[in-house]
This is a predicted structure of a 73-nucleotide RNA (transfer RNA) from Chaetosphaeridium globosum. The sequence is in RNAcentral, with records from ENA.
RNA sequence: AGGAGUGUAGUUCGAAUGGUAGAACGAUGGUCUCCAAAACCAGAGGCUAAGGGUUCGAGUCCCUUCUCUCCUG
Numbered sequence: 001a002g003g004a005g006u007g008u009a010g011u012u013c014g015a016a017u018g019g020u021a022g023a024a025c026g027a028u029g030g031u032c033u034c035c036a037a038a039a040c041c042a043g044a045g046g047c048u049a050a051g052g053g054u055u056c057g058a059g060u061c062c063c064u065u066c067u068c069u070c071c072u073g
Stems, first nucleotide, its partner, number of pairs: 001072005007066001010025004019056001028042004049065005
């Protein structure tokens, strides 16, 4: 330099063909316990990398930029 992929909760990942953003783990609080661990219960935690476009409606489609990974030279 050329090409491909990736980005969503603290972490790992889902979300048919565009229609209310979810799960597990973690953290927090509670129950239990002499205290803890384990177990059980509860609620919290997201401007979906950034900007723009299309659409009644975008995590999803289009364009640009950025992060990280891989391939070619």